[in-house]
Context: one part of a larger RNA
RNA sequence: GCCAGGGAGUAUGCUUGAGUGGCGAGGUUAACUGAUGAAGGUAGCCGAAGCGAAAGCGAGUUUCCGCAGCCCGCAAGGGUGAGGGAACGGGUGUGAAAGCGCCUUGAGUCACUUGAGCACGACCCGAAACCGGGUGAUCUAUGCCAGGGUAGGGUGAAGCGGGGAUAAAACCCCGUGGAGGCCCGAAGAGGUUCUACGUACAAGUGUUCUCGUAACCUUGGUAUAGGGGUGAAAAGCCCAUCGAACCCGGUGAUAGCUGGUUCCGAUCGAAUCUGGCCGCAGUCAGGCCUCAGGCGAGACUGCCUAAAAGGUAGAGAUACGGAUUGGGGAUUUAGGUUCCGAAAGGGAUCGGUCCCUUGUCCAACUCCGAAUUUUUAGGCGUCGUAGACCCUGAGAGACGGGGUGUCUGGGUUAAGCUUGACAUCCGAGAGGGGAACAACCCAGAUUGUGGUUAAGGUCCCUAAAAUUGGCUAAGUGUCAAAGGACGAAGAGUGUCUGUAGCCAUAGACAGCUGGGAGGUUGGCUUAGAAGCAGCAACCCUUUAAAAAGUGCGUAACAGCUUACCAGUCAAGGUUACAGGCCUCCAAAACGGACGGGACUAAGCCAAUUACCGAUACCACAAGCGAUGAAAAUCUGCGGUAGAUCGGUGUUCUGCAAGGGCAGAAGCGCUUCCGAGAGGAAACGUGGACCUUGUGGAAAUAAUAAUCCUGGC
Numbered sequence: 001g002c003c004a005g006g007g008a009g010u011a012u013g014c015u016u017g018a019g020u021g022g023c024g025a026g027g028u029u030a031a032c033u034g035a036u037g038a039a040g041g042u043a044g045c046c047g048a049a050g051c052g053a054a055a056g057c058g059a060g061u062u063u064c065c066g067c068a069g070c071c072c073g074c075a076a077g078g079g080u081g082a083g084g085g086a087a088c089g090g091g092u093g094u095g096a097a098a099g100c101g102c103c104u105u106g107a108g109u110c111a112c113u114u115g116a117g118c119a120c121g122a123c124c125c126g127a128a129a130c131c132g133g134g135u136g137a138u139c140u141a142u143g144c145c146a147g148g149g150u151a152g153g154g155u156g157a158a159g160c161g162g163g164g165a166u167a168a169a170a171c172c173c174c175g176u177g178g179a180g181g182c183c184c185g186a187a188g189a190g191g192u193u194c195u196a197c198g199u200a201c202a203a204g205u206g207u208u209c210u211c212g213u214a215a216c217c218u219u220g221g222u223a224u225a226g227g228g229g230u231g232a233a234a235a236g237c238c239c240a241u242c243g244a245a246c247c248c249g250g251u252g253a254u255a256g257c258u259g260g261u262u263c264c265g266a267u268c269g270a271a272u273c274u275g276g277c278c279g280c281a282g283u284c285a286g287g288c289c290u291c292a293g294g295c296g297a298g299a300c301u302g303c304c305u306a307a308a309a310g311g312u313a314g315a316g317a318u319a320c321g322g323a324u325u326g327g328g329g330a331u332u333u334a335g336g337u338u339c340c341g342a343a344a345g346g347g348a349u350c351g352g353u354c355c356c357u358u359g360u361c362c363a364a365c366u367c368c369g370a371a372u373u374u375u376u377a378g379g380c381g382u383c384g385u386a387g388a389c390c391c392u393g394a395g396a397g398a399c400g401g402g403g404u405g406u407c408u409g410g411g412u413u414a415a416g417c418u419u420g421a422c423a424u425c426c427g428a429g430a431g432g433g434g435a436a437c438a439a440c441c442c443a444g445a446u447u448g449u450g451g452u453u454a455a456g457g458u459c460c461c462u463a464a465a466a467u468u469g470g471c472u473a474a475g476u477g478u479c480a481a482a483g484g485a486c487g488a489a490g491a492g493u494g495u496c497u498g499u500a501g502c503c504a505u506a507g508a509c510a511g512c513u514g515g516g517a518g519g520u521u522g523g524c525u526u527a528g529a530a531g532c533a534g535c536a537a538c539c540c541u542u543u544a545a546a547a548a549g550u551g552c553g554u555a556a557c558a559g560c561u562u563a564c565c566a567g568u569c570a571a572g573g574u575u576a577c578a579g580g581c582c583u584c585c586a587a588a589a590c591g592g593a594c595g596g597g598a599c600u601a602a603g604c605c606a607a608u609u610a611c612c613g614a615u616a617c618c619a620c621a622a623g624c625g626a627u628g629a630a631a632a633u634c635u636g637c638g639g640u641a642g643a644u645c646g647g648u649g650u651u652c653u654g655c656a657a658g659g660g661c662a663g664a665a666g667c668g669c670u671u672c673c674g675a676g677a678g679g680a681a682a683c684g685u686g687g688a689c690c691u692u693g694u695g696g697a698a699a700u701a702a703u704a705a706u707c708c709u710g711g712c
Stems, first nucleotide, its partner, number of pairs: 001712006012119012026046003032040002050057002060088001062087004069080004089104006123260002126257001130250006141224009150214001152184003155180001159176006188211003194206001196205002226242001228238003263647006273286005288397001289395006298383003302380008314368001315366002321362003326357006335350006401426007409418002431442003446622007456612003459597003465609007477599002490584003494581010511568005517541003523535002547562001551560002623637002625634003648701001650698010666685003670681004
């Protein structure tokens, strides 16, 4: 891992609902007696009266409305009216009273079944822990007692002897000597490095390394025990267990936490919000879901009309509060700086105040002020006597939400960010499209068959297409948007379109041919300055035209050229602005993506007509639900948590009835029936029990729990 078997809402008591039954202003017994019975047993409990803390006091056959039903009526309608509703009255408490609270026009109780709550292990498995009583120092820590062990080699301290040396010493030399938590190293002890081998789960072997006469190693005995020991101290060690050992018990500790929780189908179907809580992984109350009962006529607000509410978007600024640009003027007001003046005084400037003018803003500004929205009334509409809305009771779940759009706060007008409001979807929603893709587009799936469309598409993969007019040459593009990138500012004599102006057969634009002069080398400056270093000025003449000179150039001239003019040629040219498509700007990590192939349309813009395309819509048929007597009707039948309802199967059992050696159960296989859980039959195997109907009782259903046991 697979298979088989086992494996989780149970028992008792009490409380409170529902269903069924008995009796009923009553209902019922408990212990106990008794034959395990019948019967008895009336103590007790609940109910028939309440109010009040208590003392205590102590309640309507009243009136009205009115559903169903009944009666009258052809009908409209009327009468009566159980149950229901309202009023008044009454009881009691409080209070001086007024008033206010509770109660009041008779239904309960017992049993069984079942929903839920509480107490208990309380659906099952799961802690780490806590406490009690014991067992451990054969491992290991430390101490004590009695023992055992440490090859060999090296070094050569003190002391001593001899010699030298000295006044004597010190001191030196040679011997001797044999010290040391000294050195190398066997046994022994340790366990540093390294890989290989090694699996009865668990620390070994090898290699290398350290200590190896000492604070040494070791054997046996003995002592210290769990909040205790021991510790050259690492919270180390105390039998492979240690920041509090192990065993048993309390014990099924507790777990607001994780996991698991076993057959089928039908109807409805949530919430992740508000408030409280040592509350934030929880829970209680409200809201939201379901079921049952009751009542009896309105409910909803989609559209239109009318009336009203309001201070947002926008806008505004001598309409307030606050912020705020430039200019002008007045004043001399506390002022600063500065100039003139001997001073008085005056001027300039900065500042203050006021006026005029100009340019801007605000969630906490408003002289203004929408749209949407909200409320009310009426009408239309939808739903509703086949019972809506509402009321009462019972059962929940949920109380971590998320994406998108619009409007906002925070943040960087960041986030698959965060806090809100409204809407919507996912959650709990399948199907089609988007290449693939919870929440984007279309669209809400009872079943079957056929058709029509939606979004989106129609060259091939891949169902379906053509036409018309433009644009693009960049493979731009073939991407609604997002994820999974977008391609910005700026630039383009790429190309297309539009608008406005100017020139043009009296010949434009471009090219080519020719001219481009004189006063004059203008004046000043300068060494020089002659159109062309620089400064100021920029006249006149001849002309078809020609600058007091556009750019090169020279030391300065010269030279070349331009403006300008004529000729030639012959038809459009030129300038500005705006727009469409395109290009540059444009860089990322495996090779590479329009989904791919590929496409010059199979791209883009505009237009037209077809077709394809879904569980949508339509038709036919069928099943189920709700309502109803039925016919029938439904803008009924997606669904997680969850509520409610109906069924299937297993074991045992009462009653009734059957089958079986002419072959029971079980097992295998095939066929059939049922919406399904499931059921039936044939055949084979097997070899002795089994089943049906109707009731009852449950140790009643398993792919999951790192589930348990076994097999493989």
The part of an RNA shown here (large-subunit ribosomal RNA, domain II) has 712 nucleotides and comes from a Candidatus Woesearchaeota archaeon. The organism belongs to Candidatus Woesearchaeota, within Archaea. It matches the Rfam family "Archaeal large subunit ribosomal RNA". Its family is annotated with structural constituent of ribosome and ribosome in the Gene Ontology. Its mean pLDDT, the model's own confidence on a scale to 100, is 82.